[in-house]
Model confidence (mean pLDDT): 77 of 100. The RNA shown here (c-di-GMP-I riboswitch aptamer) has 76 nucleotides and comes from Sulfurovum sp. It was read from a public genome assembly, where an Rfam model found it. It matches the Rfam family "c-di-GMP-I riboswitch aptamer". From the family's description: GEMM was predicted in a large-scale screen for bacterial structured RNA regulatory elements.
RNA sequence: AAACGUUAUAGCCAAACUAACUGUGAAUUUAGGACGGAAAGCUAUGGGUCUCUUGUGAGAUUGCCAAGUUGUAUUU
Numbered sequence: 001a002a003a004c005g006u007u008a009u010a011g012c013c014a015a016a017c018u019a020a021c022u023g024u025g026a027a028u029u030u031a032g033g034a035c036g037g038a039a040a041g042c043u044a045u046g047g048g049u050c051u052c053u054u055g056u057g058a059g060a061u062u063g064c065c066a067a068g069u070u071g072u073a074u075u076u
Stems, first nucleotide, its partner, number of pairs: 002076002012037002017032004022027001035063001041069003045066003048061005
């Protein structure tokens, strides 16, 4: 540098639910908590679903499916 992406090791993230916060709302954030995950890291780029003051508009969801991009260990 490239490929690969848990066989092992060390680790990582955190569903539902509860409390508080923010938001018109979908939902977000923080703390607890673990259903699960090899990218459950990042990007709303294409779909899907959802929300709104229902418009030729504005948002939410990446742990819905893709795409792009970054990446530990091992091996070569």